[in-house]
Molecule: Glycine riboswitch aptamer
Organism: Rhodobiaceae bacterium
RNA sequence: GUGACCCUCACGGGAGACGUUGAUUUUGCUACUCGUAAUUUACCAGCGGUAAGUUCACCAGAUGGGAAAUCAAGGCCGAAGGAGCAACCGCCCUCGGAAACUCUCAGGCAACAGGACCGUGGGGCGAUG
Repeated sequence: GUGACCCUCACGGGAGACGUUGAUUUUGCUACUCGUAAUUUACCAGCGGUAAGUUCACCAGAUGGGAAAUCAAGGCCGAAGGAGCAACCGCCCUCGGAAACUCUCAGGCAACAGGACCGUGGGGCGAUG
């Protein structure tokens, strides 16, 4: 002084598969309902009352819908991780290593998050010439 392989950090890209079904609990987001208040019309007749509306102003009700959490049921995906073997490599081999293949334990199936791998840049180790 060159800087393979590998590790790490940052940025960018990055697929697939039910926004499934059921139950329970919560939440006043929305619809509806009760009451209070204000106001309009009609009647009685006198500053009040009755009836019907209006405002959604205030307050309440888990009734319907939505949302969230938990549990369960079946279906599906594979590119965190994991496991299995194949070509192949090492080797005495019946052994060891080994994929984006296979399995789906785990993980995932609207968005968010995650995400093998790819690209760019920085750092580390240091083979080789």